[in-house]
The prediction has a mean pLDDT of 85. Predicted 3D model of a 350-nucleotide part of an RNA (small-subunit ribosomal RNA, central domain) from Viscum album. It matches the Rfam family "Bacterial small subunit ribosomal RNA". Its family is annotated with ribosome and structural constituent of ribosome in the Gene Ontology. The RNAcentral record of the full RNA draws on SILVA.
Context: one part of a larger RNA
RNA sequence: UUGGGCGUAAAGCGUCUGUAAGUGGUAUUUUAUGUCCACCAUCAAAUCACAGGGCUCAUCCCUGGAUAGGCGGUGGAAAUUACCAUGCUGGAUUAUAGUAGGGGAAGAGGGAAUUUUCGGUAAUUCAGUGAAAUGAUUAGAUAUUGGAAGGAAGACCAACGGCGGAAUCACUCUACAGGGCUGACACUGACAACGAGACAUGAAAGCUAGUAGAGAGAAUGGGAUUAGAUACCCCAGUAUUCCAAGCCUUAAAUGAUGGAUACUAGGCACUACGCAUAUCUAACCAUUUAGUUCUAUAGCUAACAUCUUAUGUAUCCCACCUGGGAAGUACGUUCGCAAGAAUAAAACUC
Numbered sequence: 001u002u003g004g005g006c007g008u009a010a011a012g013c014g015u016c017u018g019u020a021a022g023u024g025g026u027a028u029u030u031u032a033u034g035u036c037c038a039c040c041a042u043c044a045a046a047u048c049a050c051a052g053g054g055c056u057c058a059u060c061c062c063u064g065g066a067u068a069g070g071c072g073g074u075g076g077a078a079a080u081u082a083c084c085a086u087g088c089u090g091g092a093u094u095a096u097a098g099u100a101g102g103g104g105a106a107g108a109g110g111g112a113a114u115u116u117u118c119g120g121u122a123a124u125u126c127a128g129u130g131a132a133a134u135g136a137u138u139a140g141a142u143a144u145u146g147g148a149a150g151g152a153a154g155a156c157c158a159a160c161g162g163c164g165g166a167a168u169c170a171c172u173c174u175a176c177a178g179g180g181c182u183g184a185c186a187c188u189g190a191c192a193a194c195g196a197g198a199c200a201u202g203a204a205a206g207c208u209a210g211u212a213g214a215g216a217g218a219a220u221g222g223g224a225u226u227a228g229a230u231a232c233c234c235c236a237g238u239a240u241u242c243c244a245a246g247c248c249u250u251a252a253a254u255g256a257u258g259g260a261u262a263c264u265a266g267g268c269a270c271u272a273c274g275c276a277u278a279u280c281u282a283a284c285c286a287u288u289u290a291g292u293u294c295u296a297u298a299g300c301u302a303a304c305a306u307c308u309u310a311u312g313u314a315u316c317c318c319a320c321c322u323g324g325g326a327a328g329u330a331c332g333u334u335c336g337c338a339a340g341a342a343u344a345a346a347a348c349u350c
Base pairs, nucleotide, nucleotide: 004321005320007304008303012318014201015200017198023192025088026087027086028085031082034080035077036076037075038074039073040072042070043069050064051063052062053061054060091191092188094186096183097182098181099180104176106174107173108172109171115149116148117147118146119145120144121143125136126135162169206247207246208245210243215241216240220236221235222234223233258317259316260315261314262313263312266295267294269292270291271290272289274287299306323350324349325348332343333342334341335340
């Protein structure tokens, strides 16, 4: 390479948008590109295979004809691929009427709690643990009560629930603007799906120079524990955590499951519309789409499991895998302020 794979054995890029390439709905027509048919020419001889013959047989030698396939030419076929032209509406857009939502980013407002601070009351303990101690407190703590400041987080509702491409998103209100779904079926008429490179986005930690700093808290100090204790426990506590700007670009970035389309038993629920029915209202009953859980048949699977939200049956496109270690390392290159990230071997060894 052929072939086989990718939930858990090696293997789905963290996620989107999108260029090239390859792939692509339906009707009629054109051409004859792939494709198919017939014929011609050619692919030296020897060799191989086949049928005969000759050395007593065999090895060996001689004779003969031929297939498949390649390339070229001529003449045809037109279903299919492609091409030409004109259409269609089912895929996909747009418009329209509704609709749900912690989707985004900006501004404003509010309460509970912790802490600090200023007063009142009161007067000795508080804090902490397995037990203690360090620690706080007569310069009046803890407790209680009234006021003030500041920062961070958003109890209950809350769910097996919702939104988003993923990361993620929840106090309340306002304006801005994105996407989805449903109804009716108005518009365009294949405009599509995927997507190497590329662009964008991307938790936490970390970095740069600022603002802020309540609580928590790497490092660090102290107290314990212990043989020791550079830990687990306790008292403190800086960076950090928050905000705005710019970097970093990695996670068990997980559904360990790439995207799209079609098809393939059911059942109990939930969410958002719609439709139908009922009624004073809410339900019951019947039901179409779009999503979200659970359960289960066929199938598939090494098993576990999965099962219309597939790991089933098929098609298209991309990424990736090929024994363990050495190693996601060295070297080189690109990116980065750095930390490092991306790409990515071999010797050797089992």
The source organism's lineage runs through Eukaryota, Viridiplantae, Spermatophyta, eudicotyledons and Viscum.